[in-house]
Context: one part of a larger RNA
């Protein structure tokens, strides 16, 4: 609760796909349920105007086949912009084709590279180690250290860049198949086929469950050692799930650009990415350089907006469509029920009391 709002103040669902359902270019013919107008009936009375009379006046009653309202429903007749429904046709929204290129997009296979551990052989001799200082801890069964080999799991340095892909989680050595989307350019096709999306579906970081592997480093929990007044910590020396893969589960994050999605309108600058044009250089290169036009991503700022910070053509300006959500603070993201999960919980969501 006809209101106002949602980037910090309560409020944008993590994202995305899509059913209802609500919105929906451009030009036209017909129909005519909505919409419109006319006119007929209903639309008690009281009420409310007006004249009249009553009570001394009023306030208040009465009356009058008086009038106006009764936003309403129902019958007929009409209009046809708008809306709806149906024929017809457009191309500007949108698919869709071809053209030539960009990218850590996704997946499965391979192939490498550095370091770290570990074993193994060679040299080699007393500390190595670690700290703010230390000691736990490792070494004389030879360590730390150098050098050769091997062995297994991670991980991918420089390139790297408010750079690039991706819905969004996220994606970085190479090299291959399969595979999905953007930009840009033609303007050849389709002809509105579109938005948005209750419910629903799918994907979803790290952690976490379950079943098998794997297990180098690093490390929750555990053990010591210092620190302290204590030291369940910060440092240190070990160290077990885990952190990898394979399969299935789970569905949350300051899942953020704290800013839902789709279109359109509205002054600029100056830096990149990508594609395109045109000039002019050229070593003739998949080259430079400039200008432009498109799309992306960044940063100044202008009018606007806005409490303010700031925002500002990637709007938090100025429109229209759809959804989501908010109504003081805590109790509470609990309780209970419900529904999902092996659980861990997760969704959905109060009050009583308090202030």
């Nucleotide at each position: 609760u006809u209101g106002g709002g949602c980037u910090u103040a309560a409020a944008g669902c993590g994202u995305c796909c899509g059913u209802a359902g609500c919105c929906u270019g451009c030009c036209u013919g017909a129909a005519g349920a909505g919409u419109c107008c006319c006119u007929g009936g209903u639309g008690a009375a009281a009420u409310c105007c007006g004249g009249c009379g009553a009570u001394u006046u009023a306030a208040u009653c009465g009356u009058c086949u008086g009038g106006a309202a009764g936003u309403g429903c129902u019958a007929g007749g009409g209009a046809g912009a708008c809306c709806u429904u149906u024929g017809g046709g457009c191309u500007u929204g949108g698919g869709g084709a071809c053209g030539g290129g960009a990218g850590a997009g996704g997946u499965u296979g391979g192939a490498g590279g550095u370091a770290u551990u570990c074993c193994u052989g060679g040299g080699g001799u007393a500390g190595g180690g670690g700290u703010a200082a230390a000691a736990u801890c490792u070494u004389a069964u030879a360590a730390u250290c150098c050098c050769a080999g091997g062995a297994g799991g991670a991980c991918c340095g420089c390139c790297g860049g408010u750079g690039g892909c991706g819905a969004a989680g996220g994606c970085g050595u190479c090299c291959a198949a399969c595979u999905a989307g953007a930009a840009c350019g033609u303007a050849c096709c389709c002809g509105a086929c579109g938005g948005u999306g209750a419910g629903g579906g799918a994907c979803g970081a790290a952690g976490g469950c379950c079943a098998g592997g794997g297990g180098a480093g690093c490390a929750a929990a555990c053990c010591g050692g210092a620190u302290u007044a204590g030291a369940g910590a910060c440092c240190c020396g070990g160290g077990u799930a885990g952190u990898c893969c394979u399969g299935g589960c789970a569905g949350u994050a300051a899942a953020u650009u704290a800013u839902g999605c789709u279109g359109g309108c509205u002054u600029g600058g100056u830096g990149u990415g990508g594609c395109a044009u045109a000039a002019c250089c050229c070593a003739c290169g998949a080259g430079g350089u400039u200008a432009u036009g498109c799309u992306g991503u960044g940063c100044c700022g202008g009018a606007g907006g806005g409490a303010a910070a700031c925002u500002g053509u990637u709007a938090a300006g100025c429109c229209a469509g759809c959804c989501g959500c908010c109504u003081g603070g805590g109790a509470a993201g609990u309780a209970c029920g419900a529904c999902c999960g092996c659980a861990a919980g997760g969704u959905u969501g109060a009050a009583a009391c308090u202030u």
The part of an RNA shown here (small-subunit ribosomal RNA, central domain) has 355 nucleotides and comes from Candidatus Iainarchaeum sp. The prediction has a mean pLDDT of 87. It matches the Rfam family "Archaeal small subunit ribosomal RNA". Rfam links the family to the GO terms ribosome and structural constituent of ribosome.